[in-house]
Context: one part of a larger RNA
RNA sequence: GGAUGAACGCUAGCUACAGGCUUAACACAUGCAAGUCGAGCGGUAUGUGCUUUAGUGCAUACAGCGGCAGACGGGUGAGUAACACGUAUCUAACCUUCCCCUUACUUGGGCAUAGCCUCUGGAAACGGAGAUUAAUUUCCGAUGUGGUGUACAUUUCGCAUGUUUUGCGCACCAAAGAUUUAUCGGUAAGGGAUGGGGAUGCGCUCCAUUAGGUUGUAGGUAGGGUAAUGGCCUACCUAGCCUAUGAUGGAUAGGGGUUCUGAGAGGAAGGUCCCCCACAUUGGAACUGAGACACGGUCCAGACUCCUACGGGAGGCAGCAGUGGGGAAUAUUGGGCAAUGGAGGAAACUCUUACCCAGCAAUGCCGCGUGAGUGAAUUAGAAGGUCUUCGGAUUGUAAAGCUCUUUGAUUAGGGAAGAUAAUGACGUGUACCUAAAGAACAAGCCCCGGCUAACUAUGUGCCAGCAGCCGCGGUAAUACAUAGGGGGCAAGCGUUGUCC
Repeated sequence: GGAUGAACGCUAGCUACAGGCUUAACACAUGCAAGUCGAGCGGUAUGUGCUUUAGUGCAUACAGCGGCAGACGGGUGAGUAACACGUAUCUAACCUUCCCCUUACUUGGGCAUAGCCUCUGGAAACGGAGAUUAAUUUCCGAUGUGGUGUACAUUUCGCAUGUUUUGCGCACCAAAGAUUUAUCGGUAAGGGAUGGGGAUGCGCUCCAUUAGGUUGUAGGUAGGGUAAUGGCCUACCUAGCCUAUGAUGGAUAGGGGUUCUGAGAGGAAGGUCCCCCACAUUGGAACUGAGACACGGUCCAGACUCCUACGGGAGGCAGCAGUGGGGAAUAUUGGGCAAUGGAGGAAACUCUUACCCAGCAAUGCCGCGUGAGUGAAUUAGAAGGUCUUCGGAUUGUAAAGCUCUUUGAUUAGGGAAGAUAAUGACGUGUACCUAAAGAACAAGCCCCGGCUAACUAUGUGCCAGCAGCCGCGGUAAUACAUAGGGGGCAAGCGUUGUCC
C1' cells in the first nucleotide's frame, strides 16, 4: 500500500447494488416452514330438486382407506486426513419412480380391513371387543408379445473372468380402473434420458520429542448376502500384509470452483454464490420405498425439558422469524404466492419462511448533494478572532452585498415495465416525468518533531500527559493540553484485529 462477513471512538444528507452469529453443533416460549388428489373408494354432514313412503339426483365440505410427494427444496460444518474431495479412466460387476419413443396386452374370481354402528378401558396420550362394507387395497387363477432360470445346438465380439445372436424343450412371472367420452391411467418388455451405486491412477496439512503396526489381519477355496464386485460376512486352508518413498499413533481440518495479495513465482483464505460430502439433541437399529438407514418418519437406550388423576405420557429451530445465554459483534415473531421454480391434481386450484419483495444497521462498494458566478473601490482587505517588532500581518474573496441555479429533500399533477386474455406482494401510485417555492433542510474526522503533507501563541514544568519506531516533558515544548492557522481524506474519518 492492498484486502476484510469485521469491531470500537467521533460524526452523519440521499439513491442503487451486495453482504449481515466468524463466539455456544448452547438451551429454546410462540407462530409458520409438506402437502395434495372426490376424475381411485365406501361413506358422513349441510343445502337443494324429484318422489306417496322407501328412496334417488345435484352442489359444497369433510374424517377414513387408497395413490403420489414427504430421499427434493431449506439449514449447519460437529465429525471426517478419507477414493471425503479434485481430476482422469473403468463398470463385460450394477440400479434408476416420474419423463420420452417402441411392441404386446388390459381376462375370471375370492378373502379381508379402516371408516360407519354397538359396547367398552384410560386423567391424558392412546386404545380394546363385536357386527358390517368399498376400492386403482390385497390374494388366487387364465393368457404370455415378452422376460427370468436352465438343458442342447448355433453365432458375434472382447485383455481375461466372459459377452452377443438365433432356434428348440422345460419351469416360473402380469394387469385397474375412472370420467363431463375429449382423455387420464394399469401390466409385461426393449430403447433413451436423467439421477445414483461401485472400482482404480494421480493430487490432497503438521509432528519422528510418534518406529514399528496388523489376526478378518494378507491371500486362496466354498458358501451366504447385495442392485452389484469384494473378508462385506461365515467355515476351512496358507502365513502373510503395511512400513524411513514415513506405516502406526497424535494434532488440526469439511473438499473444490474460487477469493485476497503479488510483476510473477509464491503466500494466505475457503464468508456470500455454485458443485460434492457429512450431520440433524447424543448413541444404535431397521421398516417402508425406485430412492433413506430418513432434519420437521418409526423403534430402543442416554442426558435434558414439560404434562400427570403417579398408573403413564409428550418433545427435539444446525428450516424462517423470534427468545435467553455466550460475545467486541451480526437484522423483522413483516407482505405476497404477482413473477421464477417445486409437490399433488385431467383441470380449476391448493400448498410452498424455496423464492420475490419490504423492514433494520454507513457493514461494504458505486454514484450524487451540502450550491454557482461576481465581489478589495480614489467610504472600507469590514467586524470579530489570532499573532505582533504595535508599524502591521493573518483568517480572507472568505463573509456581507449583487446576479443566478434547484440535484436530493418538500408540495401538487401525471404515471410505467415487470403479465399472456385475466391475475402485481413490491406500491391504498413504486420507478420515472412535469410544475412550484426558496440557498433554502444537509460536514465532519484525523493529523501538523523526523519517518510524513502541514507552525505559531498561551498553559504546564520529568508533573499532567504523548508515543507506530526514534523518542518528547526537569520554565522560552513546532512532540503534552487549549486556541488561531495549516495539511490530508470526506459522509465519512481515525483506531484495533487478521492476511499478503
Record summary
Predicted 3D model of a 500-nucleotide part of an RNA (small-subunit ribosomal RNA, 5' domain) from an uncultured bacterium. Rfam family: Bacterial small subunit ribosomal RNA. Rfam links the family to the GO terms structural constituent of ribosome and ribosome. The coordinates come from a structure-prediction model, not an experiment, and the mean pLDDT is 84. The RNAcentral record of the full RNA draws on ENA and SILVA.